[in-house]
This is a predicted structure of a 338-nucleotide part of an RNA (large-subunit ribosomal RNA, domain IV) from Fermentimonas sp. The full RNA is in RNAcentral, with records from ENA. NCBI's taxonomy places the organism under Bacteria, Bacteroidota, Bacteroidales, Dysgonomonadaceae, Fermentimonas. Its Rfam family is "Bacterial large subunit ribosomal RNA". The prediction has a mean pLDDT of 87.

Context: one part of a larger RNA
RNA sequence: CCCUCGUUAAGGAACUCGGCAAAAUCGCCCCGUAACUUCGGGAGAAGGGGUGCUCCGGCGCAACAUUUGAAAAAGUGAAGCAAGGGAGCCGCAGUAAAGUGGCCCAGGCGACUGUUUACCAAAAACACAGGUCCCUGCGAAACCGGAAGGUGAAGUAUAGGGGCUGACGCCUGCCCGGUGCUGGAAGGUUAAGGGGAGGGGUGAGAGCUCUGAACCGAAGCCCCAGUAAACGGCGGCCGUAACUAUAACGGUCCUAAGGUAGCGAAAUUCCUUGUCGGGUAAGUUCCGACCCGCACGAAAGGCGUAACGAUCUGGGCGCUGUCUCAACGAGGGACUCG
Repeated sequence: CCCUCGUUAAGGAACUCGGCAAAAUCGCCCCGUAACUUCGGGAGAAGGGGUGCUCCGGCGCAACAUUUGAAAAAGUGAAGCAAGGGAGCCGCAGUAAAGUGGCCCAGGCGACUGUUUACCAAAAACACAGGUCCCUGCGAAACCGGAAGGUGAAGUAUAGGGGCUGACGCCUGCCCGGUGCUGGAAGGUUAAGGGGAGGGGUGAGAGCUCUGAACCGAAGCCCCAGUAAACGGCGGCCGUAACUAUAACGGUCCUAAGGUAGCGAAAUUCCUUGUCGGGUAAGUUCCGACCCGCACGAAAGGCGUAACGAUCUGGGCGCUGUCUCAACGAGGGACUCG
RNA backbone atom coordinates (compact mmCIF):
# COMPACT_ATOMS: atom_id res chain seq x y z
C1' C A 1 0.00 0.00 0.00
C1' C A 2 -4.29 -3.61 -1.22
C1' C A 3 -8.59 -6.73 0.42
C1' U A 4 -12.42 -7.87 4.23
C1' C A 5 -14.00 -6.06 8.89
C1' G A 6 -14.48 -3.02 13.90
C1' U A 7 -14.46 1.77 16.48
C1' U A 8 -14.09 7.16 16.42
C1' A A 9 -13.95 13.81 19.27
C1' A A 10 -16.77 18.04 17.05
C1' G A 11 -19.73 18.73 12.80
C1' G A 12 -23.66 15.89 9.95
C1' A A 13 -24.18 15.27 2.86
C1' A A 14 -20.21 20.40 3.58
C1' C A 15 -18.84 14.31 -0.35
C1' U A 16 -20.53 13.27 -5.13
C1' C A 17 -23.15 13.19 -11.64
C1' G A 18 -26.16 11.23 -7.74
C1' G A 19 -26.46 9.94 -0.02
C1' C A 20 -23.02 5.56 -4.39
C1' A A 21 -21.41 2.97 -0.04
C1' A A 22 -22.16 2.78 4.99
C1' A A 23 -25.02 4.02 9.12
C1' A A 24 -29.86 4.08 10.85
C1' U A 25 -34.80 1.36 11.20
C1' C A 26 -36.15 -3.71 12.56
C1' G A 27 -39.61 -8.89 16.48
C1' C A 28 -44.04 -8.93 19.48
C1' C A 29 -48.05 -6.21 22.46
C1' C A 30 -50.81 -1.60 23.18
C1' C A 31 -52.19 3.42 21.74
C1' G A 32 -52.66 6.16 17.42
C1' U A 33 -52.78 7.14 12.23
C1' A A 34 -53.49 12.39 6.97
C1' A A 35 -54.32 13.84 1.90
C1' C A 36 -56.42 11.02 -1.69
C1' U A 37 -59.51 6.83 -3.20
C1' U A 38 -61.84 2.70 -8.10
C1' C A 39 -64.43 2.67 -0.80
C1' G A 40 -60.93 -2.61 -1.59
C1' G A 41 -57.26 0.61 -0.21
C1' G A 42 -53.73 4.24 1.22
C1' A A 43 -51.84 1.21 6.62
C1' G A 44 -46.81 -1.73 9.39
C1' A A 45 -49.04 5.25 6.98
C1' A A 46 -46.85 8.76 10.13
C1' G A 47 -45.94 9.08 15.43
C1' G A 48 -45.74 7.27 20.50
C1' G A 49 -45.42 3.68 24.85
C1' G A 50 -44.18 -1.24 26.64
C1' U A 51 -40.64 -5.59 26.56
C1' G A 52 -35.74 -8.94 31.63
C1' C A 53 -35.88 -11.50 36.41
C1' U A 54 -38.40 -12.69 41.51
C1' C A 55 -42.96 -12.84 44.44
C1' C A 56 -48.55 -12.39 44.97
C1' G A 57 -53.46 -13.14 42.03
C1' G A 58 -56.62 -16.95 37.65
C1' C A 59 -58.06 -21.24 34.76
C1' G A 60 -56.92 -26.17 34.82
C1' C A 61 -58.66 -32.37 37.44
C1' A A 62 -53.61 -36.65 34.18
C1' A A 63 -52.13 -39.83 37.93
C1' C A 64 -52.00 -40.98 42.97
C1' A A 65 -53.35 -40.36 47.83
C1' U A 66 -57.05 -38.80 51.10
C1' U A 67 -62.13 -37.25 53.08
C1' U A 68 -67.66 -37.60 52.39
C1' G A 69 -70.45 -40.93 49.40
C1' A A 70 -73.73 -46.89 46.83
C1' A A 71 -72.56 -44.16 42.42
C1' A A 72 -72.47 -39.45 40.29
C1' A A 73 -69.99 -35.65 42.34
C1' A A 74 -67.02 -32.42 45.65
C1' G A 75 -62.09 -30.81 48.25
C1' U A 76 -56.45 -30.57 48.17
C1' G A 77 -53.24 -30.61 43.89
C1' A A 78 -49.06 -31.55 39.04
C1' A A 79 -48.21 -30.49 33.73
C1' G A 80 -50.05 -26.85 30.59
C1' C A 81 -52.31 -22.02 29.31
C1' A A 82 -52.48 -17.15 30.93
C1' A A 83 -54.91 -11.23 29.99
C1' G A 84 -54.65 -7.61 33.56
C1' G A 85 -52.92 -5.61 38.27
C1' G A 86 -49.59 -4.99 42.50
C1' A A 87 -44.81 -5.37 45.01
C1' G A 88 -39.65 -6.07 44.56
C1' C A 89 -34.37 -6.88 42.09
C1' C A 90 -30.07 -5.87 38.64
C1' G A 91 -27.54 -3.41 34.63
C1' C A 92 -25.50 1.97 30.45
C1' A A 93 -28.67 -1.20 27.96
C1' G A 94 -34.27 -6.63 29.05
C1' U A 95 -36.91 -8.45 20.64
C1' A A 96 -29.65 -7.35 26.13
C1' A A 97 -26.53 -12.22 21.18
C1' A A 98 -28.00 -13.81 16.04
C1' G A 99 -31.55 -13.01 12.62
C1' U A 100 -34.98 -8.92 11.88
C1' G A 101 -38.94 -2.59 7.48
C1' G A 102 -35.67 3.67 7.51
C1' C A 103 -39.64 7.17 6.83
C1' C A 104 -42.22 11.38 4.52
C1' C A 105 -43.60 15.13 0.51
C1' A A 106 -44.04 16.27 -4.82
C1' G A 107 -43.66 14.98 -9.96
C1' G A 108 -42.56 11.92 -15.03
C1' C A 109 -43.62 7.08 -17.30
C1' G A 110 -46.18 2.48 -17.32
C1' A A 111 -52.73 0.89 -14.78
C1' C A 112 -51.73 -3.60 -12.10
C1' U A 113 -49.14 -9.49 -11.01
C1' G A 114 -46.07 -10.91 -14.92
C1' U A 115 -41.94 -11.07 -19.47
C1' U A 116 -36.99 -9.70 -21.62
C1' U A 117 -31.21 -8.65 -24.28
C1' A A 118 -28.37 -17.12 -21.15
C1' C A 119 -22.56 -13.77 -20.49
C1' C A 120 -22.31 -5.14 -19.77
C1' A A 121 -29.29 -2.83 -20.47
C1' A A 122 -35.08 -5.44 -16.12
C1' A A 123 -36.80 -0.47 -18.28
C1' A A 124 -41.17 4.31 -19.62
C1' A A 125 -39.37 -1.86 -23.77
C1' C A 126 -42.73 -6.83 -24.35
C1' A A 127 -47.07 -8.99 -22.47
C1' C A 128 -51.66 -8.04 -20.26
C1' A A 129 -57.35 -8.08 -19.18
C1' G A 130 -60.42 -4.28 -21.84
C1' G A 131 -61.52 -1.40 -26.69
C1' U A 132 -61.94 -1.35 -31.98
C1' C A 133 -61.35 -2.62 -37.22
C1' C A 134 -60.85 -6.45 -41.08
C1' C A 135 -61.33 -11.54 -42.80
C1' U A 136 -63.84 -16.39 -42.20
C1' G A 137 -70.88 -20.15 -43.35
C1' C A 138 -67.09 -24.90 -42.65
C1' G A 139 -63.77 -29.42 -47.54
C1' A A 140 -63.99 -21.96 -43.21
C1' A A 141 -60.43 -18.15 -43.39
C1' A A 142 -55.27 -18.39 -42.14
C1' C A 143 -50.88 -21.48 -42.02
C1' C A 144 -47.22 -25.92 -43.16
C1' G A 145 -46.69 -28.85 -47.56
C1' G A 146 -45.22 -29.15 -55.69
C1' A A 147 -49.02 -33.39 -53.59
C1' A A 148 -51.27 -36.74 -50.50
C1' G A 149 -51.97 -34.92 -46.02
C1' G A 150 -51.88 -31.95 -41.60
C1' U A 151 -52.66 -27.61 -38.04
C1' G A 152 -57.02 -24.59 -37.41
C1' A A 153 -60.58 -28.34 -34.61
C1' A A 154 -62.62 -33.76 -33.07
C1' G A 155 -63.88 -26.26 -32.90
C1' U A 156 -68.64 -23.65 -36.03
C1' A A 157 -69.41 -16.41 -35.86
C1' U A 158 -70.51 -15.80 -27.63
C1' A A 159 -66.02 -19.60 -32.90
C1' G A 160 -61.29 -19.10 -35.50
C1' G A 161 -57.41 -15.92 -37.88
C1' G A 162 -55.05 -11.02 -38.69
C1' G A 163 -53.99 -5.53 -37.62
C1' C A 164 -53.95 -1.43 -34.16
C1' U A 165 -54.78 0.30 -29.16
C1' G A 166 -53.69 -1.10 -24.04
C1' A A 167 -57.10 -1.32 -16.57
C1' C A 168 -60.51 2.43 -15.23
C1' G A 169 -62.80 7.66 -15.91
C1' C A 170 -63.99 11.79 -19.49
C1' C A 171 -63.42 11.56 -24.61
C1' U A 172 -61.69 10.35 -29.49
C1' G A 173 -62.96 16.42 -33.86
C1' C A 174 -62.22 17.99 -39.76
C1' C A 175 -60.35 15.89 -44.72
C1' C A 176 -62.05 10.24 -49.28
C1' G A 177 -58.14 14.90 -53.65
C1' G A 178 -53.54 10.86 -53.58
C1' U A 179 -52.59 5.42 -51.99
C1' G A 180 -55.09 1.01 -50.23
C1' C A 181 -59.51 -1.77 -49.59
C1' U A 182 -64.83 -2.65 -50.73
C1' G A 183 -68.94 -2.18 -54.08
C1' G A 184 -70.47 -1.00 -59.17
C1' A A 185 -74.74 -6.87 -64.99
C1' A A 186 -73.30 0.50 -68.13
C1' G A 187 -69.18 2.63 -71.03
C1' G A 188 -63.63 2.86 -72.70
C1' U A 189 -59.16 -0.15 -73.25
C1' U A 190 -57.62 -5.30 -73.63
C1' A A 191 -54.70 -11.50 -74.47
C1' A A 192 -55.39 -16.22 -76.31
C1' G A 193 -59.37 -17.74 -79.00
C1' G A 194 -63.57 -17.15 -82.43
C1' G A 195 -64.37 -14.67 -87.09
C1' G A 196 -63.37 -14.38 -91.91
C1' A A 197 -64.02 -9.14 -96.02
C1' G A 198 -59.74 -8.82 -98.81
C1' G A 199 -54.77 -9.94 -100.61
C1' G A 200 -50.06 -12.93 -101.99
C1' G A 201 -47.40 -17.66 -103.81
C1' U A 202 -48.15 -21.98 -106.83
C1' G A 203 -50.99 -24.90 -110.24
C1' A A 204 -53.92 -26.41 -116.73
C1' G A 205 -57.53 -26.90 -113.15
C1' A A 206 -59.43 -28.99 -108.73
C1' G A 207 -56.55 -27.73 -104.95
C1' C A 208 -52.46 -26.71 -101.64
C1' U A 209 -50.24 -22.78 -98.95
C1' C A 210 -49.16 -17.83 -96.71
C1' U A 211 -51.34 -13.46 -94.95
C1' G A 212 -55.43 -11.04 -92.99
C1' A A 213 -59.72 -5.93 -92.09
C1' A A 214 -64.53 -5.46 -89.67
C1' C A 215 -66.92 -7.91 -85.64
C1' C A 216 -67.39 -11.21 -80.95
C1' G A 217 -63.68 -12.13 -76.73
C1' A A 218 -62.04 -12.26 -69.30
C1' A A 219 -59.71 -10.45 -65.19
C1' G A 220 -56.98 -6.04 -64.81
C1' C A 221 -56.67 -0.87 -65.73
C1' C A 222 -59.63 3.61 -66.87
C1' C A 223 -64.31 5.26 -64.97
C1' C A 224 -68.44 5.93 -60.83
C1' A A 225 -69.25 5.57 -55.60
C1' G A 226 -68.19 4.21 -50.39
C1' U A 227 -64.51 3.80 -46.60
C1' A A 228 -59.72 7.23 -41.84
C1' A A 229 -59.86 2.87 -34.28
C1' A A 230 -57.46 1.98 -43.46
C1' C A 231 -51.92 4.34 -45.30
C1' G A 232 -52.16 9.21 -44.39
C1' G A 233 -53.18 14.89 -44.15
C1' C A 234 -55.13 18.73 -40.88
C1' G A 235 -52.40 26.70 -44.61
C1' G A 236 -50.41 31.78 -46.12
C1' C A 237 -50.39 37.19 -46.61
C1' C A 238 -52.44 42.17 -45.40
C1' G A 239 -55.41 45.59 -42.61
C1' U A 240 -58.49 47.06 -38.32
C1' A A 241 -60.71 49.41 -31.56
C1' A A 242 -60.61 57.22 -28.77
C1' C A 243 -52.83 56.21 -24.96
C1' U A 244 -50.08 52.17 -26.24
C1' A A 245 -50.40 47.17 -27.09
C1' U A 246 -53.43 43.45 -28.97
C1' A A 247 -57.18 42.19 -32.64
C1' A A 248 -63.38 39.78 -31.31
C1' C A 249 -63.74 42.18 -37.02
C1' G A 250 -62.56 42.73 -42.51
C1' G A 251 -59.94 41.65 -47.19
C1' U A 252 -57.26 38.29 -50.28
C1' C A 253 -54.74 33.70 -52.16
C1' C A 254 -54.48 28.48 -51.97
C1' U A 255 -56.50 23.52 -50.31
C1' A A 256 -59.33 17.24 -50.17
C1' A A 257 -59.63 19.69 -45.51
C1' G A 258 -56.92 23.74 -42.93
C1' G A 259 -55.57 21.02 -35.81
C1' U A 260 -61.75 20.75 -32.37
C1' A A 261 -61.49 19.11 -27.01
C1' G A 262 -57.62 18.59 -23.92
C1' C A 263 -52.57 19.42 -22.86
C1' G A 264 -48.26 22.56 -23.58
C1' A A 265 -40.35 25.40 -22.55
C1' A A 266 -43.29 18.84 -22.06
C1' A A 267 -39.27 11.63 -22.02
C1' U A 268 -41.55 16.75 -27.29
C1' U A 269 -38.90 24.03 -26.70
C1' C A 270 -33.90 25.22 -31.18
C1' C A 271 -33.46 30.35 -29.45
C1' U A 272 -33.29 28.80 -23.54
C1' U A 273 -30.54 28.93 -17.54
C1' G A 274 -37.68 31.81 -21.92
C1' U A 275 -40.70 34.99 -18.15
C1' C A 276 -43.26 35.09 -13.38
C1' G A 277 -44.17 32.54 -8.73
C1' G A 278 -42.48 28.55 -5.00
C1' G A 279 -38.56 26.03 -2.62
C1' U A 280 -32.55 27.57 -1.09
C1' A A 281 -28.36 32.33 2.06
C1' A A 282 -27.36 31.09 -3.04
C1' G A 283 -31.46 26.48 -7.67
C1' U A 284 -28.91 25.21 -16.11
C1' U A 285 -32.27 20.47 -12.15
C1' C A 286 -37.44 20.36 -9.50
C1' C A 287 -42.75 22.12 -8.64
C1' G A 288 -46.88 25.73 -10.10
C1' A A 289 -48.17 29.12 -13.85
C1' C A 290 -47.89 31.85 -18.71
C1' C A 291 -48.31 30.30 -24.22
C1' C A 292 -44.39 32.99 -29.94
C1' G A 293 -46.26 24.57 -29.64
C1' C A 294 -38.30 25.82 -34.02
C1' A A 295 -41.26 20.79 -34.46
C1' C A 296 -48.16 18.35 -28.80
C1' G A 297 -52.87 16.58 -30.11
C1' A A 298 -56.99 12.79 -30.00
C1' A A 299 -56.78 4.11 -30.43
C1' A A 300 -48.38 4.95 -34.20
C1' G A 301 -54.82 7.37 -29.14
C1' G A 302 -55.62 12.82 -26.09
C1' C A 303 -56.10 14.27 -21.05
C1' G A 304 -56.73 12.60 -16.02
C1' U A 305 -56.25 8.74 -12.40
C1' A A 306 -56.48 5.40 -6.55
C1' A A 307 -53.26 1.16 -6.16
C1' C A 308 -48.69 -0.93 -7.79
C1' G A 309 -42.73 -0.26 -9.33
C1' A A 310 -34.99 -3.54 -7.28
C1' U A 311 -38.29 2.39 -12.51
C1' C A 312 -36.69 7.82 -13.32
C1' U A 313 -36.62 13.14 -11.20
C1' G A 314 -36.69 17.08 -7.19
C1' G A 315 -37.17 18.07 -1.85
C1' G A 316 -37.26 16.89 3.53
C1' C A 317 -36.70 14.16 8.52
C1' G A 318 -33.74 10.47 10.76
C1' C A 319 -28.84 8.53 10.32
C1' U A 320 -24.07 8.20 9.52
C1' G A 321 -16.03 8.21 8.21
C1' U A 322 -19.57 10.14 1.91
C1' C A 323 -17.00 14.44 3.57
C1' U A 324 -14.14 18.59 6.78
C1' C A 325 -9.65 15.01 7.71
C1' A A 326 -8.13 11.67 9.04
C1' A A 327 -6.82 8.14 13.27
C1' C A 328 -6.50 3.55 15.75
C1' G A 329 -7.46 -1.66 15.89
C1' A A 330 -8.36 -7.06 13.71
C1' G A 331 -7.74 -10.87 10.07
C1' G A 332 -5.73 -11.98 5.07
C1' G A 333 -2.21 -10.36 1.21
C1' A A 334 1.88 -7.40 -0.36
C1' C A 335 7.45 -7.29 1.76
C1' U A 336 11.87 -10.42 4.05
C1' C A 337 13.64 -15.42 4.97
C1' G A 338 12.58 -20.52 3.73